The prediction has a mean pLDDT of 84.
A computed fold for an 88-nucleotide RNA from a Planctomycetota bacterium, annotated as c-di-GMP-I riboswitch aptamer.
Of the family's consensus pairs, 95% are formed in the model.
It matches the Rfam family "c-di-GMP-I riboswitch aptamer". Rfam describes the family as follows. GEMM was predicted in a large-scale screen for bacterial structured RNA regulatory elements.

[in-house]
RNA sequence: CUUCGAUAAAGGCAACCCUCGGGAAACCGAGGCAACGCAAAGCUAUAGGGCCCGGAUUCGGAAACGGAUUGGGCAGCCAGCUACCGAA
Numbered sequence: 001c002u003u004c005g006a007u008a009a010a011g012g013c014a015a016c017c018c019u020c021g022g023g024a025a026a027c028c029g030a031g032g033c034a035a036c037g038c039a040a041a042g043c044u045a046u047a048g049g050g051c052c053c054g055g056a057u058u059c060g061g062a063a064a065c066g067g068a069u070u071g072g073g074c075a076g077c078c079a080g081c082u083a084c085c086g087a088a
Base pairs, nucleotide, nucleotide: 004086005085012038013037017032018031019030020029021028022027036076042081043080044079048078049077050074051073052072053071055070056069057068058067059066060065
């Protein structure tokens, strides 16, 4: 230095739920409670894949609904980048 991840050490993040706010929604933010869990649960959505929503336009349809274009979201889905410590 790379790989790897221990009953090590120092720490870190925070699921779910509740309240308020934003949003059409997915979802996001703040506070509280709590700790499901995480060796990257740090960052990145234009490196890439995948998933979720369905506002707008439009096509089919009696309707329900389905499709296309565009738009939005998820990193605690895989992934890319960076990184503390140092047993085996």